This is a predicted structure of a 532-nucleotide part of an RNA (large-subunit ribosomal RNA, domain I) from a marine metagenome. Model confidence (mean pLDDT): 89 of 100. RNAcentral holds the full RNA, with entries from SILVA.
[in-house]
Context: one part of a larger RNA
RNA sequence: GGCAUGCGGUGGAUGCCUUGGCAGUCAGAGGCGAUGAAGGACGCAGGAGCCUGCGAAAAGCUCCGGAGAGCGGGCAAGCACGCGAUGACCCGGAGAUGUCCGAAUGGGGAAACCCGGCCGGGUUCGUACCCGGUCACCACUUCGGUGGGGCCAACGCGGGGAACUGAAACAUCUAAGUACCCGUAGGAAAGGAAAUCAAAAGAGACUCCGUCAGUAGCGGCGAGCGAACGCGGAAGAGCCCAAACCAUCCCGCACGCGGGGUGGGGUUGUAGGACCCGAACAUGGGACCUGGGACGCUAGUGGAACGAUCUGGGAAGGUCGGCGAGACAGGGUGAGAGCCCCGUACACGAAAGCGAAACAGGCCCUACGGUGUUCCUGAGUAUCCUCGGGCACGUGAAACCCGGGGAGAAUCUGGGGGGACCAUCCUCCAAGGCUAAGUACUCCUGACUGACCGAUAGUGGACGAGUACCGUGAGGGAAAGGUGAAAAGUACCCCGAGAGGGGAGUGAAAUAGUACCUGAAACCGCAUGCCU
Numbered sequence: 001g002g003c004a005u006g007c008g009g010u011g012g013a014u015g016c017c018u019u020g021g022c023a024g025u026c027a028g029a030g031g032c033g034a035u036g037a038a039g040g041a042c043g044c045a046g047g048a049g050c051c052u053g054c055g056a057a058a059a060g061c062u063c064c065g066g067a068g069a070g071c072g073g074g075c076a077a078g079c080a081c082g083c084g085a086u087g088a089c090c091c092g093g094a095g096a097u098g099u100c101c102g103a104a105u106g107g108g109g110a111a112a113c114c115c116g117g118c119c120g121g122g123u124u125c126g127u128a129c130c131c132g133g134u135c136a137c138c139a140c141u142u143c144g145g146u147g148g149g150g151c152c153a154a155c156g157c158g159g160g161g162a163a164c165u166g167a168a169a170c171a172u173c174u175a176a177g178u179a180c181c182c183g184u185a186g187g188a189a190a191g192g193a194a195a196u197c198a199a200a201a202g203a204g205a206c207u208c209c210g211u212c213a214g215u216a217g218c219g220g221c222g223a224g225c226g227a228a229c230g231c232g233g234a235a236g237a238g239c240c241c242a243a244a245c246c247a248u249c250c251c252g253c254a255c256g257c258g259g260g261g262u263g264g265g266g267u268u269g270u271a272g273g274a275c276c277c278g279a280a281c282a283u284g285g286g287a288c289c290u291g292g293g294a295c296g297c298u299a300g301u302g303g304a305a306c307g308a309u310c311u312g313g314g315a316a317g318g319u320c321g322g323c324g325a326g327a328c329a330g331g332g333u334g335a336g337a338g339c340c341c342c343g344u345a346c347a348c349g350a351a352a353g354c355g356a357a358a359c360a361g362g363c364c365c366u367a368c369g370g371u372g373u374u375c376c377u378g379a380g381u382a383u384c385c386u387c388g389g390g391c392a393c394g395u396g397a398a399a400c401c402c403g404g405g406g407a408g409a410a411u412c413u414g415g416g417g418g419g420a421c422c423a424u425c426c427u428c429c430a431a432g433g434c435u436a437a438g439u440a441c442u443c444c445u446g447a448c449u450g451a452c453c454g455a456u457a458g459u460g461g462a463c464g465a466g467u468a469c470c471g472u473g474a475g476g477g478a479a480a481g482g483u484g485a486a487a488a489g490u491a492c493c494c495c496g497a498g499a500g501g502g503g504a505g506u507g508a509a510a511u512a513g514u515a516c517c518u519g520a521a522a523c524c525g526c527a528u529g530c531c532u
Base pairs, nucleotide, nucleotide: 001531002530003529004528005527006526007525008524009523015517016482017481020453021452022450023449024448025447026446027445028444029442030441031151032150039101040100041099042055043054044053046079049075050074051073061095062094063093064092065091066090070083071082072081106115107114108113116135117134118133119132120131121130122129137148138147139146140145155186156184157183158182159181160180166173170220196203197202207234208233209232210231211230217225218224238434239433240432241378245264246263247262248261249260250259251258252257269412271377272376273375274374275372276370277369278368284365285364286363288362289361290360291359295355296354297353298352300348301347302346306321307320308319309318310317322339323338324328330342331341332340383407384406385405386404387403388402389401390400393419414429415428416427417426418425469476470475489516492503493502494501495500
C1' cells in the first nucleotide's frame, strides 16, 4: 500500500409521512371604483423584530344575532397589568372610524412629499399655527344635475397585424387573420326574425354540437387550403320604429307654402299600410315597473351504540361477552376504534343583510272583411365602372358581401336573388333598431372526486417566495419539510477558556438530544486477518 470482515465518521439516497400542489365534477358568483378601487407607503400593542389584523376612534369602537367559560392573534415562552355570568374571547350580519400615496381629481411633484384659494371653527400678540368642508378634466343636461375616468384570470366583439416555419431552395402560396398592439363590452359576448335557402318537393330567425366530408371545389392544380345544401340533435320568440294620414304646439314666409317638437296611426311580400265603407268592443300575452315573499345563502342546534381481560411505554390490536345503525363518509386520539373525541345519516335554526318562485296591482302588446288604385313603404342608397378586401374560392367563366375613388336609379305596371350573362320560372322585400334560451370562459366561493404528485416529485413557491439573490432596467429567480405520544428539550456533578464531552436524570427508545425519524453509496478512519 492492497483485499476481506467488523465497528465508527461523513453524507443525505431510500422507506414511511403531509400542512402544499395538480386535474376535475356539481353548485354559486361573475365584478371592484370619485361614498376614492386594485395595489401600496407609514403607523397602531406596557415592552414589539417579522407575519396577521387594524387606521391618529389604529391586534381595535357601536348595535343586532349565535355561542357559553374562559380570554388579552401567530412565531412564542416568560414578565407586568388587565378583561369575563351586568356574558368576555370567538363566529355571523349591519354600522362607525378609516393617516398618506395611488384613476388621484385645488396646484405642483423625483408616488407615499411640497405649496395654495374660498367658507366655517379653534388658538394666539399675530393675517403665524391647527382642525372641518370645498376647489381637476370630459360628455350630456329639463341648467336643478347626472354620468365618465382606473383596476381585473380567461372567455367576446371590433380596429390594426408579423416573422420564423412549410413548400425539402424561393417570390404567389403557407404559417395565419395566428402571435402581438389598440379600442370596447358582458356575465356571457356575438348573431338573430329572410331583399335567406332550395329546386319543380319544399323549408321557414339566430347560435352551438354531430353528420354531410377530407366530399364539391380552391391550389406555383405544388406545399397545402377546404365548404355548402340536406339530415340528426341542443334550445326555441318573437318584436319596435321611419313614412303615408290625423291632432296639437312652435318657427320661418316671397302669403303659393316650407320646416320642426309632441301625441295618435302604422310595420308587411299568398304584398302591407294610409284614406273610404262595413262588422266588432273580445280574447290571449309580456322579455317592463311596483309590491310580494314560499324557499335558499350568510353564524349555528340536536344527533344512536362498550365493557372486561392479555400483551405492551401506550390498545384502537388479540381473546371473551354485548350494543347502535335513516349514522360502517372521513379525521383524531400514545398502535389498527361503527359504539372515546370531532363528525356522519337524519331532523331543526336567523334579530340583520343578500338572492328569489308563486301570486297581486300597474303599464304595455294583441283581432275581421271589402271596393277604389289617390298617397306611403328607409337615396348620394341600389346599381354600374375602377382599384382593393371578405367569402373554402389565389381573377378565374367569378356570381354574392364590404370598402376607397368616379358615375348614379326606380316606387308595386316597383325592386333584390337563384355562381358570368339572357329568357322562362321560382323566391324574397335592402338601404332603421331591439331580442331570452341552447354556446365560450374561471381571478373567485362552497361541497365532493382521483388506477394525480408525495419534498430533485407536485405550483417557481408544503418553510416568512415572486422572498433571498442577480440585473441600470425591462427582467431573471432559488435553496430550504419530519425530535418525541407528551418537552418530559438533560436538574446536579466532573473535564474544558469555550465549543464539546463523561457521568447522572427524562423517555418505550437518546446511535430519538433540537447539527434531532429511517440513515444507502461515494469518501475518511479504527481494529483484526491475509498478501506485498